[in-house]
Molecule: c-di-GMP-I riboswitch aptamer
Organism: Nitrospirota bacterium
RNA sequence: UACGGAUAAAGGCGAACUGCCUGAAAGGGCAGGGCGCAAAGCUACCGGUCCCCUGCUCAGAGGGGACGGCGGAGCCGCCGAA
Numbered sequence: 001u002a003c004g005g006a007u008a009a010a011g012g013c014g015a016a017c018u019g020c021c022u023g024a025a026a027g028g029g030c031a032g033g034g035c036g037c038a039a040a041g042c043u044a045c046c047g048g049u050c051c052c053c054u055g056c057u058c059a060g061a062g063g064g065g066a067c068g069g070c071g072g073a074g075c076c077g078c079c080g081a082a
Base pairs, nucleotide, nucleotide: 005079012037013036017032018031019030020029021028022027035069041075042074043073045072046071047070048067049066050065051064052063053062054061
């Protein structure tokens, strides 16, 4: 240094649920909460899932949006043992 990722240490994130706000919806924001996470950091590029619309006529197509805590990919990064 690389792989690997510990009943290590420091720090980080924050599921369900609840409250308030927001959006037509999927969802999002803040606070509480804490299931979990070594990328649960970032990016919708590929696949996937969800919502809406169009059109068509029942099987797919087109358009718009959402999810990075679904998988892949790209970029960046803390600690550090066997």